[in-house]
Molecule: TPP riboswitch aptamer (THI element)
Organism: Parashewanella spongiae
RNA sequence: AUACUACCCAAGGGGUGUUUGAGUACGACUCAAACUGAGAUUACACCCUUAGAACCUGAUCCGGCUUAUACCGGCGUAGGAAUGGAAAAUUAUUUACUC
Numbered sequence: 001a002u003a004c005u006a007c008c009c010a011a012g013g014g015g016u017g018u019u020u021g022a023g024u025a026c027g028a029c030u031c032a033a034a035c036u037g038a039g040a041u042u043a044c045a046c047c048c049u050u051a052g053a054a055c056c057u058g059a060u061c062c063g064g065c066u067u068a069u070a071c072c073g074g075c076g077u078a079g080g081a082a083u084g085g086a087a088a089a090u091u092a093u094u095u096a097c098u099c
Stems, first nucleotide, its partner, number of pairs: 001093003008085003011049004016043001017035007055080003061074004
C1' cells in the first nucleotide's frame, strides 16, 4: 500500500422435512405433539451473497443410526448458484528501509 472481515445502510438469493395422535373407514387436508437443525412457509424470522456447503442438480444415489426422515457421513478439489457503499482491530499478500 492492497485485499479480506466484525458492526451499520440499501439490495438480492434460498429452504421450510420426518413420525405419532385426533378430526375419519381409506386417501388428501386441518389441528396438536415429538425428532434434527440457524431456520420446518409462526416469519420483513433465519441463513447466504463469488475467499460463495445458504441452496439446487446428481438423487426414488451409497453406507450407518433411527419409529421415521439428506438424522449422520460419503458423493464434494463434481456441476450450478445471488451485490453495492462505508468500515476499526486481526489476518494474508506485495513493496521499501533496517538488522